[in-house]
RNA sequence: GGCGCAUUCGUCUAGUGGCCCAGGACGCCGGCCUCUCACGCCGGUAGCAGGGGUUCGAAUCCCCUAUGCGCUACCA
Numbered sequence: 001g002g003c004g005c006a007u008u009c010g011u012c013u014a015g016u017g018g019c020c021c022a023g024g025a026c027g028c029c030g031g032c033c034u035c036u037c038a039c040g041c042c043g044g045u046a047g048c049a050g051g052g053g054u055u056c057g058a059a060u061c062c063c064c065u066a067u068g069c070g071c072u073a074c075c076a
Stems, first nucleotide, its partner, number of pairs: 001072007010026004018056001027045006049065005
């Protein structure tokens, strides 16, 4: 240099064009319960890497960029 794969809440993860202004678990915050703590229960918090395109409609398809990983070529 070329090719391929990946990127979603703080962490892990669901998602395969419309049921998603994105769901779940853990965490964190508040409350209930309890003599106290823990457990349990209820509520809240926070995310689609960035930009562009296709489409009536994009987390999802395409292109560019960024970051990470892998394979490979060249040079020495």